[in-house]
RNA sequence: GUGCGCCAAAGGCAACCCAGCCGUGAGGCUGGGACGCAAAUCUCCAGAAUCCGGGUAUCUUUAUCAGGAUAGUCAGCUAUCGGU
Numbered sequence: 001g002u003g004c005g006c007c008a009a010a011g012g013c014a015a016c017c018c019a020g021c022c023g024u025g026a027g028g029c030u031g032g033g034a035c036g037c038a039a040a041u042c043u044c045c046a047g048a049a050u051c052c053g054g055g056u057a058u059c060u061u062u063a064u065c066a067g068g069a070u071a072g073u074c075a076g077c078u079a080u081c082g083g084u
C1' cells in the first nucleotide's frame, strides 16, 4: 500500500421482540435487549431494487406522474488492526 479477513487486539453497530412517542402508511425516534455484522460508519433532486400513500388512464389486470420510506437489499464513498 491493499480492501485479502484465518487467528487475535482496541473498539463499534444492534436484528427480532417489548414499552413510550411521531406518521394516512411504508417506516422513524428514545429506552431495554442481542439475531447477527470486517464496514450492520456515512451517503437517497447520485444509480438500481423493494415498499407506502395520492393523482391520471385502463376499466379484471395493469401502466403512468410527481411525492415519501428502506443504507441490516444491492450500490457509492470512507475507515481500525497488520501476527499470516
Base pairs, nucleotide, nucleotide: 005081006083012037013036017032018031019030020029021028022027035072042076043075047074048073049070050069051068052067054065055064056063057062

This is a predicted structure of an 84-nucleotide RNA (c-di-GMP-I riboswitch aptamer) from an uncultured bacterium. Model confidence (mean pLDDT): 82 of 100. The sequence was found by an Rfam model in a public genome assembly. Its Rfam family is "c-di-GMP-I riboswitch aptamer". A reference for the family is Sudarsan et al. (2008), "Riboswitches in Eubacteria Sense the Second Messenger Cyclic Di-GMP", Science.